[in-house]
């Protein structure tokens, strides 16, 4: 990193530092932000994609539950309309 499948209206925040802008991208709007947002870390949560682990079981790469380990996530519906080779995550792949 081509391509390929799922998911994206549930859940689940405090501390330090930083300091001015962010909510990928474009218009528009709309919202967070110097009563420090975004961002870094650090801890704590959430959640069940894969990996384990227990069960069910009509036997299909099924459901159910568990959450130790690998990611992921923790304003607003991927904030909202409407673009466009759209984007994130995760899991397959040569």
């Nucleotide at each position: 990193u081509a391509u390929c499948c799922a998911u994206c209206c549930c859940g689940a925040g405090c501390g330090a530092c930083c300091g001015a802008g962010a909510g990928a991208c474009c218009u528009g709007g709309c919202u967070c932000g110097u009563c420090g947002a975004c961002g870094u870390c650090g801890c704590a949560g959430c959640a069940a994609c894969c990996u384990c682990c227990c069960g069910c079981c009509g036997g299909a790469u099924g459901c159910g539950g568990g959450c130790a380990g690998g990611u992921g996530c923790u304003a607003a519906c991927g904030c909202c309309a409407g673009g466009a080779c759209c984007g994130a995550u995760g899991g397959a792949g040569g």

Annotation: A computed fold for a 94-nucleotide RNA from Prauserella muralis, annotated as SAM riboswitch aptamer (S box leader). Of the family's consensus pairs, 97% are formed in the model. It was read from a public genome assembly, where an Rfam model found it.